[in-house]
Context: one part of a larger RNA
RNA sequence: CUGGGCGUAAAGAGCACGUAGGCGGUUUAAUAAGUCUGAUGUGAAAGCCCACGACUCAAUCGUGGAAGUGCAUUGGAUACUGUUAGACUAGAGUACAGGAGGGGUGAGCGGAAUUCCAGGUGUAGAGGUGAAAUUCGUAGAUAUCUGGAGGAACAACGGAGGCGAAGGCGACUUUCUGGCUGAAUACUGACGCUGAGGCGCGAAAGCGUGGGGAGCAAACAGGAUUAGAUACCCUGGUAGUCCACGCCGUAAACGAUGUCAACUAGGUGCAGGGGGGUGUUGAUCCCCUCUGUGUCGCAGCUAACGCAUUAAGUUGACCGCCUGGGGAGUACGGUCGCAAGAUUAAAACUC
Numbered sequence: 001c002u003g004g005g006c007g008u009a010a011a012g013a014g015c016a017c018g019u020a021g022g023c024g025g026u027u028u029a030a031u032a033a034g035u036c037u038g039a040u041g042u043g044a045a046a047g048c049c050c051a052c053g054a055c056u057c058a059a060u061c062g063u064g065g066a067a068g069u070g071c072a073u074u075g076g077a078u079a080c081u082g083u084u085a086g087a088c089u090a091g092a093g094u095a096c097a098g099g100a101g102g103g104g105u106g107a108g109c110g111g112a113a114u115u116c117c118a119g120g121u122g123u124a125g126a127g128g129u130g131a132a133a134u135u136c137g138u139a140g141a142u143a144u145c146u147g148g149a150g151g152a153a154c155a156a157c158g159g160a161g162g163c164g165a166a167g168g169c170g171a172c173u174u175u176c177u178g179g180c181u182g183a184a185u186a187c188u189g190a191c192g193c194u195g196a197g198g199c200g201c202g203a204a205a206g207c208g209u210g211g212g213g214a215g216c217a218a219a220c221a222g223g224a225u226u227a228g229a230u231a232c233c234c235u236g237g238u239a240g241u242c243c244a245c246g247c248c249g250u251a252a253a254c255g256a257u258g259u260c261a262a263c264u265a266g267g268u269g270c271a272g273g274g275g276g277g278u279g280u281u282g283a284u285c286c287c288c289u290c291u292g293u294g295u296c297g298c299a300g301c302u303a304a305c306g307c308a309u310u311a312a313g314u315u316g317a318c319c320g321c322c323u324g325g326g327g328a329g330u331a332c333g334g335u336c337g338c339a340a341g342a343u344u345a346a347a348a349c350u351c
Base pairs, nucleotide, nucleotide: 003323004322005321006320007305008304012319014201015200017198021194022193023192025088026087027086028085029084030083031082033081034080035077036076037075038074039073040072041071042070049065050064051063052062053061054060091191092188093187094186095185098181099180103177104176106174107173108172110154115149116148117147118146119145120144121143125136126135162169163168206247207246208245209244210243211242215241216240220236221235222234223233258318259317260316261315262314263313266296267295268294269293270292271291272290273289274288275287276286277285300307301306324351325350326349333344334343335342336341
């Protein structure tokens, strides 16, 4: 270099954007770099292979041939690839009536509830559990009513429903803003796909500085349980959870399934558009179609399970990754980080 693979056996990077590179729609002409073909030169000798010959044979040796798949020069071919020039609209994109949405960001604001504070009523318990105790309460608790403070989360609606590239996103109003969809039409004219490096985003926990702190709650303390109980249960409770800014860069970051495109039976839901019919002006109902999202199922695939137009089917383009178990996602070194650590990543040895 080649091979076989990556849902669950080892293996899809957490996700996107994008540089180089790789690959790239229809058509005309030119060119002739790749490609194909011919010629010439070269491709040392020996060796290998073939033929003949010499030692009685063989090994060995001699002579001749072939081969040397290559390179250079040159003549030609032009289907495909490339290059140059021109044209096109089916890919891609732009504009335009609209449409749905917890997409993002900042600001404002609302009610329920918990806790705390003040006051009223009121009296002996409350709380908690399997049962208890720690705990709170005659300095008046629990309960109940009124007022106030503060923080956090947004019940019902809520739905294998929606949006987002992923992480993720639920009260309401609003500022700024991204994407998606979309009938008919117009426009640009291949502007495309993928993407090593790179760059950005990235749950929770954790870290730095400054705030905030109601509830919950690692650590911790106490009470129980128990043979013990560094637990499960109970009473407390600090970091943290919240906000701003800056780090961290990892997760069963999962559909354990990379992205893009094309093709390949159907049935049945849901969400959002568009068109048509019935109807009649409010809808309902029916049909067709597009986008997204479920479920069942044929062919096919699969070791099986299962997947099955949202493929794990049939193909193409590009990237990532795997190559027996352990040692080990470790050591060393590098890079990054305040640290925690992350990332890159072996070997001895052993079965």